The part of an RNA shown here (small-subunit ribosomal RNA, 5' domain) has 542 nucleotides and comes from a Dehalococcoidales bacterium. Lineage of the source: Bacteria > Bacillati > Chloroflexota > Dehalococcoidia > Dehalococcoidales. The prediction has a mean pLDDT of 85.
Context: one part of a larger RNA
Parts: sequence; C1' cells; structure tokens
RNA sequence: GAUUGAACGCUGGCGGCACGCUUAACACAUGCAAGUCGAACGGCAGCACGGGUGCUUGCACCUGGUGGCGAGUGGCGGACGGGUGAGUAAUGCUUAGGGAUCUGCCUCAGAGAGGGGGACAACACGAGGAAACUCGUGCUAAUACCGCAUACGGUCUAUGGACUACGGUUUGUAGACUAAAGAUGGCCUCUAUAUAUAAGCUAUCGCUUUGAGAUGAACCUAAGUCGGAUUAGCUAGUUGGUGGGGUAAAGGCCUACCAAGGCGACGAUCCGUAGCUGGUCUGAGAGGAUGAUCAGCCACACUGGGACUGAGACACGGCCCAGACUCCUACGGGAGGCAGCAGUGGGGAAUAUUGGACAAUGGGGGCAACCCUGAUCCAGCAAUACCGCGUGUGUGAAGAAGGCCUGCGGGUUGUAAAGCACUUUAGUUGGGGAGGAGAGGAUGACUGUGAAUAAUGGUCAUCUGAGACGUUACCCAAAGAAUAAGCACCGGCUAACUCUGUGCCAGCAGCCGCGGUAAUACAGAGGGUGCGAGCGUUAAUC
Repeated sequence: GAUUGAACGCUGGCGGCACGCUUAACACAUGCAAGUCGAACGGCAGCACGGGUGCUUGCACCUGGUGGCGAGUGGCGGACGGGUGAGUAAUGCUUAGGGAUCUGCCUCAGAGAGGGGGACAACACGAGGAAACUCGUGCUAAUACCGCAUACGGUCUAUGGACUACGGUUUGUAGACUAAAGAUGGCCUCUAUAUAUAAGCUAUCGCUUUGAGAUGAACCUAAGUCGGAUUAGCUAGUUGGUGGGGUAAAGGCCUACCAAGGCGACGAUCCGUAGCUGGUCUGAGAGGAUGAUCAGCCACACUGGGACUGAGACACGGCCCAGACUCCUACGGGAGGCAGCAGUGGGGAAUAUUGGACAAUGGGGGCAACCCUGAUCCAGCAAUACCGCGUGUGUGAAGAAGGCCUGCGGGUUGUAAAGCACUUUAGUUGGGGAGGAGAGGAUGACUGUGAAUAAUGGUCAUCUGAGACGUUACCCAAAGAAUAAGCACCGGCUAACUCUGUGCCAGCAGCCGCGGUAAUACAGAGGGUGCGAGCGUUAAUC
C1' cells in the first nucleotide's frame, strides 16, 4: 500500500446492490418447513345441495342421490430440494483413463393384456389401558395379494458351428423356468333391451415383457493433494493362488485349503492438524495466504450400531436396539431429537424478523382444475462491504462583531458570516403510472384419430382472465435554504504551528523518543492538514 463474513470508539442524510453465529456438531419453548391422487378402492365422520317423513312452517329426523370428502386400503413422492463441516490425510477431492454393472419417471421400437381364487384394513360388536396405544370376533372392495394359461421375447442348462486377445464372444438346436390391471370420457352402426344400462366399439391415461437411448448411480487404475524422524520398521485375511459363497457388478468382499508373501528413507507405520475443488486476497511475476457468500464433489443428521422398504437409503423432519439428556405419568409405562425457516437460552469482541406470497422461476402429486412447497421470490433489521447522490449556488470589504496571536502598529479566522439575488437534486406533501403475465378457463373454425356430426388431441381466432413486492420503478405539481458533517492528525518518518496550563508529575508513544519552569511531542484553545457519511483504532493475510 492492498484486502476483510470483521469487532471497538466517536459521528451519522438518502438510494442501489451484495452480505450478515468465523465462538458451543451446546441445549432447545412455540409455529411452520412433504405431500398429493375420489379418473385405483370399499365407503360417508363433517359441510353444502337435492329428496322423503313429521309437524310447532322453519325446525327435527331419515336418505351416498349429487358436489365433495375426515379416517382407511392402494399408487407415486417423502433418496429431491434445504442445513452443517463434526469426522475424514484417503473408502475423500482434482485431472486423465478403464470395464465386470444397475437405472423409477422420460423418449423410440417390437409383442401382449386370457381365465380364476382367497384375504386384510376401514366398519360393527366386545375387551384392556391414566395415556401412548393394543387385543378378540364378524363383514367387505380394488390398479392390494396369490395360483393357472399363454411366451414375440428374456434367463439358465446341454450340445453343434464360427471367431478369439484363450479370459470368452456370437449363432443354431433341444429342454427347464418366467408376465400383466384396469380406470375415465364418448357413441349407438351391429347384439341384448321398454328405458336406464350392460356388452361391443372408440379416444385418452395406465398395466406386462423385451430391445435401444437418455439421465442418474456404483466400481477400478494412474498421477497430484499439510506438518512431524525428538514416530523406523509395519502387516496373519496380512500378499498371492485354487474351490466355494456373496453382490447389480470386478475383487480377500467372505470362507476352506495351499504357498510365504506384501509395504517402507522416492518416508511405510504412528502422532498432530484439516472437508476437497472452481475460486478468493495479495504480488510485476514466480510465489505466499485462504476455501464466507455462489457453483461442483464428499461426509454427517442427539451419540454408537443395525437392517427393512424401495429403481434409488443403510434414509435430517422413517423403523429397531443400546447410551446420554429432556418431558408426561394414575409409577404399571410412554414421548422427543432445529447442523430446515423464524425464534429462545448459553458461549462470545461479534452476526438479523417467531414477517408476506406462491404473482414469477423450479420441485412433488394429479387427465385436469388445483393442492403442497420457510426451495424460491419479496419485504424488515444492521454504514457490514462496494457504488452513486446530497447537505446549496452566485454576489458580497464596513475586511463587521466575537475568538486567537501580537513587537500594540497590526495580523488571522475571512468572502467566511450577515446582507442581496437565485436554484430545488434528495427528503416532505399531493396526483398520475409501466414492466415483471407467458399461462389457465369459455366459445367458435380448421384438422388428425375414428364407423361417426360423438369424444379426444393439435393449430388459429374471439371473449374472459390471476401481482406478494406495492403507497413499486418512473413522471408531474406545490412549498421552502428550508430537513442533512463529522473523524483523525499537526517533533521526524508524514501533509499540517502558535498561545496557555503542567513541571521526569499528570501524561504520550507504531519506531526514534517527548515531559525535571520558556514542551510546535502531555492537556486545553485558536489556527492548519488529510479523508469525508464516514473517520480512526485493534485483529488478520500478502
């Protein structure tokens, strides 16, 4: 000199934009942060409508008939998004490669979707318990569950051929095993029928299986990746092989047997410290320091262990066991996990609101309407950082008064003020006023599918139509200099000097050093210098 997630002191007008527990991965009151689907299902607790009955005429009761829907079965999602950096010196990360793998939803393509069965919730009744909740009996549906059939295919076994890098690959034949689920809208040409409707047909969504893709994930190899030798030897599943097991998959990953290996001064092992990177700060560079915000990867979710479900977890707001802690209890037993967003206590020099909205972007569910979303978008607080603007402008010598100095003549503060003439940015008050809105819904036309004028998909047109921010940005008008300047320093380094007080005292100080009676170095004042809504100090890095 530059820089900071800073803090402290004094001071403080406005706006934009960013950022805000670096300490106790300490403990947490309260609210919210993951739901959704009735177009999978049986149903109907509550609400509304309709219907019925009764009458006291606006009330009671009944009724899944309709809109819808609590609880329940079922599906998808709770593995994303959000947080933190404790652990980890390599099961991590970065870069470059590899082959022995899996992949829900999505895209493309092939084939199929036949025919049956038995339950369990909800519910009803009963029982236990303070509660959490649990038990018994009985009834019931499904895209829940289970056999059977079929197998384009797929998997496995046997065998023949071709190729081979000798590990296998590919192909033919034979055998064994292996699937499925329906829902909604519409039509009446054909069938049943008096109609409704069912079957059928049709459109859409879904289901099963297979291949390919895309995306995501798992694994392996090499190189690089902090300090300590006052850590020199370490290792028995250890290193390799064979057989077997296991996994989605290679592999001591596991196991039995066999061999005796493997690593190490190019630093093994041990100890300490630490999430890694893109980047960030500094520097001419080389380098040094660092890893807040943002982005990628990893790890963790009260502590330790474990698996279940699932395409995916060994799962932050799931389960089980153990432990510590907290809470409830009728003492028998139960409940909990903010390193999600706010917020509280504590620790600390120190770090914000128990705010608004799903309007936008994105995510989950749903055919959709829509619902959910402390992700996100906004607002609030803090000069925490950066950037911009303002606190007036011109004129004005009687060089006013006052202050300070004085050699008593004057000098200086100083065009500074007052006075006169103007301006109105920002702020205040009043009015106007974009953009962020693309969707979605309704109607009509055309068109694809279709037996169809139905239905549904697509395109176009018209109408309708949703904004948290928000009293938005921005524009116009009104009044009036009106509402807005401080901080540090002045011995040298280092820009800026005198007086008074003090008298090695009180004090200053980054270094040199000042102060013991004329202190430009202490304290105050006048004056000056520097920066300016900031200025200094402290800490830290180069």